[in-house]
């Protein structure tokens, strides 16, 4: 020994285990590849909310965050009730069997992290290469590409 979500793959050296060969798995080191974060000029941004005083310009005080990975945001209703939590409905967005697009159908629309701090960003610096499903299911149309035959 169908495959799917996801960046989460691959090669070399070397050691260990499976008694040995072949082969498989694991640890370490190095390379490639893919993904992510930080980080200049320029550009952008530097205009929050509430309270008090004042004719006004303004002044004073109180409150709060912000960011990253990911499709996973936002809105409405209910559960007595602000928050929290639970339930329901929708929604930006996302996925579905070689592939783009269209229609149809079926699903997802979570979770986690940083810790007062980060816009964009060349050079440069840093990090990840997991986890979870599934195996008789895989609709239709259309355009293109590749291969084979004549």
């Nucleotide at each position: 020994c169908a495959g799917c979500c996801g960046a989460g793959c691959u090669c070399g050296c070397c050691c260990c285990a499976c008694g040995c060969c072949a082969g498989u798995g694991g640890a370490g080191c190095g390379g490639g590849a893919c993904g992510g974060g930080g980080g200049a000029c320029c550009c952008a941004a530097c205009g929050g909310a509430c309270c008090g005083a004042g004719c006004g310009a303004u002044c004073g005080g109180u409150c709060g965050g912000g960011g990253g990975c990911g499709a996973a945001u936002c809105c409405c209703g209910g559960g007595a009730a602000c928050c929290a939590c639970c339930c329901g409905g929708g929604u930006a967005g996302c996925g579905c069997a070689g592939c783009a697009c269209u229609c149809a159908g079926c699903g997802c629309g979570a979770g986690c992290c940083c810790g007062a701090c980060a816009g964009c960003u060349a050079a440069c610096c840093c990090c990840g290469u997991a986890g979870g499903c599934g195996u008789c299911g895989a609709g239709a149309g259309c355009a293109a590409a590749g291969g084979g035959u004549u």